[in-house]
RNA sequence: UGUCAGUUUCAGGGAAGGUGCAAUUCCUUACUGGCGGUAAUCGGCUAUCCCGGGAUUCAUAACGGGAUCGGCCCCAAGCCCGCGACCCGCCACCAGGCGGCUGAUUCGGUGAGAUUCCGAAGCCAACGGUAUAGUCCGGAUGGAAGAAACGAGGA
Numbered sequence: 001u002g003u004c005a006g007u008u009u010c011a012g013g014g015a016a017g018g019u020g021c022a023a024u025u026c027c028u029u030a031c032u033g034g035c036g037g038u039a040a041u042c043g044g045c046u047a048u049c050c051c052g053g054g055a056u057u058c059a060u061a062a063c064g065g066g067a068u069c070g071g072c073c074c075c076a077a078g079c080c081c082g083c084g085a086c087c088c089g090c091c092a093c094c095a096g097g098c099g100g101c102u103g104a105u106u107c108g109g110u111g112a113g114a115u116u117c118c119g120a121a122g123c124c125a126a127c128g129g130u131a132u133a134g135u136c137c138g139g140a141u142g143g144a145a146g147a148a149a150c151g152a153g154g155a
Base pairs, nucleotide, nucleotide: 003155004154006150007149008148009147010146015029016028017027018026030135031134032125033124034083035082036081037080043073044072045071046070047068048067049066050065051064052063078123079122087100088099089098090097091096105121106120107119108118109117127138128137129136
């Protein structure tokens, strides 16, 4: 100095109106988007080459512009890939472990290349409660994908 054990902290957003005896659930119009990955918004750095620039006999630096299917970094997807949550099953005294399930996108544009960029139109959102719920209440002051920091006093 690095890796690990370990420790600590953090880790989900969103509504108004109308009808009605009754709906934050229907209808209308709005609004919201967990974690990791991928990668061509933008931006930054850099390499090579070209042009400009620059005392002038020649050459050259700073600096400016351009090109590259060069490189690197940062940011970037609700509906591309995976994970978590919820739910189900089995095992277990418990803590917990294992397995299952796990929503939704097209068209046009640019381009070598895009379900990721730009434009347009769509679509999706566990369980329990209740007038039928992504947005209310509840399990949940929970759990967790994971993120950050610390980490010789242990390896």

The RNA shown here (FMN riboswitch aptamer (RFN element)) has 155 nucleotides and comes from Bifidobacterium oedipodis.
Its Rfam family is "FMN riboswitch aptamer (RFN element)". A reference for the family is Vitreschak et al. (2002), "Regulation of riboflavin biosynthesis and transport genes in bacteria by transcriptional and translational attenuation", Nucleic Acids Res.
Model confidence (mean pLDDT): 80 of 100.
NCBI's taxonomy places the organism under Bacteria, Actinomycetota, Actinomycetes, Bifidobacteriales, Bifidobacterium.